Description: The part of an RNA shown here (small-subunit ribosomal RNA, 3' major domain) has 476 nucleotides and comes from a metagenome. The coordinates come from a structure-prediction model, not an experiment, and the mean pLDDT is 82.

Context: one part of a larger RNA
């Protein structure tokens, strides 16, 4: 100087407390451990709906079997061919591959098999490796933590390690600001500058909108751009004003005006560093290793196994509910190898067909909870939907291992969950639906969107984590 203390003081955080809803019990989905397996590819444990924004083949890295060896891919050298590419087809085969037939019949040119292009064959240089080492590395990332800290120059003090500044008194979300002070300044962080939401103005008015006029089933049409909205530019909030407290300070409390008030809400933004943290399987890369195989092609299988254990979720256990009928109100997205209306067929998944739309124009598209009416009457039920049998639909070369969905039948556990444990302070929790990425198909996951919309916070004694000062130490 640090680190540590079941030392002390001050302060903060959904840390506790006050509340609301969960997990832990059930069924299922999903990930992990374990076990099993020819293989159940690999990594991650600050992991575990994580890498994976989507494993039937492919992906694929794993296993079994069948093939290839200058190779699936790149450059160079030599030889051959003039067409190659592409396409049709026959034989063997699971395919890869091997053998054969047909179509297709190059360009430039100094007319020299000269140049280019492509294919085949050969030789070796080489290719190739998701093989090892993240404890050789770059890059990227997690974590403490959006915590308020981490340092430097000069000066001063100390023999020195170092100290001072950065401590102290106030204050703040903040090393934020003020005052004081052997310090005076500065840098990286904080804040602001950026995006978005909330109010107003200007510009613009189609594909958007409709106040008044006419018109219609309908903003449909005429007309209009006031309003909504769209999207570009501005205005606006600064403790600016008033009162009080405070050291005449910083600041805090209350008030006015205002759409918004003291950081207005949300996002992006992550200091010096810590953990030899994670990643050689995104990529790059040193070293090592393989080279008729640890490379490469193919078929099939596996990653989907199942006495069990854990994590994360979904659906429930019902009446604030289930079912039936009627009827409202969104936002944000996506669409041409696409989204697909009306119509017809089917109980339905869906099919036939195809208007319109490269989309403020058309479509996906029905929002759902809600509201109105009816029914069920507390039961393992008209709750709950697992499981299983049958029949189908769709995607795709192909749904056996191993897809999603529909219909009929079946109708399991489950009556609110022990110890323990998690999230959340407001348009939040809870609850309700909607869209998107990935994607042929496949979502209870992820990312986004809006609808309805609470309760509680006395307080900081205690638990956890963190910041500053101080104290002890046989630790570094």
């Nucleotide at each position: 100087u640090g680190a540590c203390g079941g030392g002390g003081g001050c302060c903060c955080g959904c840390a506790c407390a006050a509340g609301c809803g969960g997990u832990g019990g059930a069924g299922c989905a999903u990930g992990u451990g374990g076990u099993u397996u020819a293989a159940u590819u690999c990594g991650a444990c600050a992991a575990c709906g994580c890498g994976c924004a989507g494993a039937a083949c492919c992906u694929u890295a794993c296993c079994u079997g069948g093939g290839c060896u200058u190779g699936a891919c790149a450059u160079c050298c030599c030889g051959a061919u003039c067409g190659c590419a592409c396409u049709c087809u026959c034989u063997g085969g699971a395919a890869a591959c091997a053998g054969g037939g047909g179509g297709g019949u190059c360009a430039g040119u100094u007319c020299g098999g000269c140049u280019g292009g492509a294919u085949c064959g050969g030789u070796g240089a080489c290719a190739g490796g998701u093989g090892c080492u993240g404890c050789a590395u770059g890059g990227c990332u997690g974590u403490c933590g959006u915590c308020a800290g981490c340092u430097c120059g000069u000066g001063u003090c100390g023999u020195g390690a170092g100290a001072u500044g950065u401590u102290g008194g106030g204050u703040u979300a903040a090393g934020u600001c003020c005052c004081g002070c052997a310090a005076c300044g500065a840098g990286c962080g904080c804040a602001a500058c950026c995006c978005u939401c909330g109010u107003c103005c200007u510009u613009a008015g189609u594909u958007g909108c409709c106040a008044g006029c006419a018109u219609u089933c309908a903003g449909u049409u005429g007309g209009g751009c006031a309003c909504u909205c769209u999207a570009a530019g501005g205005a606006g909030a600064c403790u600016g004003c008033c009162g009080g407290u405070g050291u005449u300070a910083a600041a805090c409390c209350g008030g006015a005006g205002g759409a918004a008030g003291g950081c207005g809400g949300g996002g992006a933004u992550g200091a010096c560093g810590u953990c030899a943290a994670g990643u050689c399987c995104u990529c790059a890369u040193g070293g090592c290793c393989c080279u008729u195989a640890u490379g490469u092609c193919c078929a099939g299988g596996g990653c989907u196994a199942c006495a069990c254990a854990c994590g994360u979720g979904c659906u429930a256990c019902a009446a604030u509910g289930g079912c039936c009928g009627g009827u409202a109100c969104a936002a944000a997205g996506g669409g041409u190898a696409g989204c697909a209306a009306g119509a017809c067929c089917g109980c339905g998944a869906g099919g036939u067909g195809g208007a319109g739309c490269c989309a403020a124009u058309c479509c996906c598209a029905a929002a759902a909870a809600g509201c109105c009416g009816g029914u069920c009457u507390c039961a393992g039920u008209u709750c709950g939907g697992a499981u299983u049998g049958g029949a189908g639909u769709c995607u795709g070369c192909a749904a056996c291992u191993c897809g999603a969905c529909u219909c009929c039948a079946u109708g399991a556990a489950g009556u609110u969950g022990g110890a323990a444990u998690c999230g959340c302070u407001a348009g939040u929790a809870a609850u309700c639906g909607u869209g998107g990425a990935u994607c042929a198909g496949c979502a209870u996951g992820c990312c986004a969107c809006g609808g309805u919309g609470a309760a509680u916070a006395c307080g900081u004694u205690c638990c956890c984590g963190g910041g500053c000062c101080u104290u002890g130490u046989a630790c570094a």